[in-house]
RNA sequence: GGCGCUAUCGUCUAGGGGUUAGGACAGGUGGUUCUCAUCCAUCAAACCGGGGUUCGAGUCCCCGUAGCGCUA
Numbered sequence: 001g002g003c004g005c006u007a008u009c010g011u012c013u014a015g016g017g018g019u020u021a022g023g024a025c026a027g028g029u030g031g032u033u034c035u036c037a038u039c040c041a042u043c044a045a046a047c048c049g050g051g052g053u054u055c056g057a058g059u060c061c062c063c064g065u066a067g068c069g070c071u072a
Base pairs, nucleotide, nucleotide: 001071002070003069004068005067006066007065010025011024012023013022018055027043028042029041030040031039048064049063050062051061052060
């Protein structure tokens, strides 16, 4: 250099064109407890960037960025 794969809350992940983007762990608040832990309730938190297709894009297409792999 060429080719391929991946990118979603702090972390791990679900979603395969139409909802308020869901769950687990972690975190905040409250309850329970003499206290801590456990347990229960609740809250906050995300679609890598740009463009295109579409009535509608996290999802499909293109370019870029980053990571990984194969190859010269």